[in-house]
This record gives sequence, C1' cells and structure tokens, in this order.
RNA sequence: GACACGCAUCCACUGAACCCACGUACGGCAGGAGCGGGGGACCCAGGUAAGCGCCGGACCGCACAGCGGCACGGCUUGGGGUGAAGUCGCGCAUUUCCGCGACCGGGCAACUCCAGCCCGAACCCGACAGCUCACCUCGCAGGCGCCGGAGAGGAAAGCA
Repeated sequence: GACACGCAUCCACUGAACCCACGUACGGCAGGAGCGGGGGACCCAGGUAAGCGCCGGACCGCACAGCGGCACGGCUUGGGGUGAAGUCGCGCAUUUCCGCGACCGGGCAACUCCAGCCCGAACCCGACAGCUCACCUCGCAGGCGCCGGAGAGGAAAGCA
C1' cells in the first nucleotide's frame, strides 16, 4: 500500500417499512403519529338462474356391501391477493423447466425528455372474496453502495 473480515458513525439506493415515546440491554407482547395493504353496503358492474375441485370424515337420509347431504380437518390444479415482476413468438431433452428475441412494465442522489446501465423475482389465501360509506383488520421488513451524463428543458424553495 492492497485485499479479506469485523465494529461504529455519516451520506445514499430499493421498498409502505420513517419519526416519537415507554421499557429493556436476553426474548416476547403492547403505545402515538404518519405511510402502506386486505376485508366490507346502497348505487354501479357482472349474471339470467344453479350449481361447481380433490382427500379424509363424526353424523343424517335413502330405493342400502352403494348413493346422497353435511359440521369439521387437510390439499392445491380452479379462483384470488401483495408486488414492476406480464404477454407473444421461436428453439430445446418436447408437460413443467431452460435459452433467445419482441412488445410491455419497474429502478438508477428533486422532476420531464434523451443517452447509458440494470430488473421482470418471491411469497401468501385455501374452493372463497367485483367496486364499496360506516365499520373490522394487518404491516412498518428485508436487501444493499455511487464518485458523478461537462446532454436538453421547465419549475420550486432558500439567501441577498
């Protein structure tokens, strides 16, 4: 001097995930404000008549070694939710998966355009939910690091 690892503080990015207060310094539960999500009327939308997945199953009924109803429990292919995280085409061992491309969507130190660089995951509910006042309810995490794009434009705030 460089690299790796650990700790603390500050500045940033993604995201709703910040701030205040109490207490603690082991863990759990619980508060305020603010932000975000879900459920939930009339009207509207939808539908035009009725239901509707699979397994187990106490109980009940019948025309009884079967069929049906149904409390409850479990599952996920139908459906739905958070999220930007979707659609199509082609290829591939030809179900999934995977790869490529296009369209579309999201991010990158206020905003818009241009340019450049990235991302398009994951999880949850459990047969079920349109919108939705009141009302009910849940979350406030996790992950991370740039030395600048001498680009264009229109604003706002502060100071003098």
This is a predicted structure of a 160-nucleotide RNA (c-di-AMP riboswitch aptamer (ydaO/yuaA leader)) from Streptomyces solincola.
The sequence is in RNAcentral, with records from Rfam.
Rfam family: c-di-AMP riboswitch aptamer (ydaO/yuaA leader). Its family is annotated with cyclic-di-AMP binding and regulation of gene expression in the Gene Ontology. From the family's description: This family represents a conserved RNA structure found upstream of the ydaO and yuaA genes in Bacillus subtilis and related genes in other bacteria. The ydaO/yuaA element is thought to act as a genetic 'off' switch for the ydaO and yuaA genes in its native state.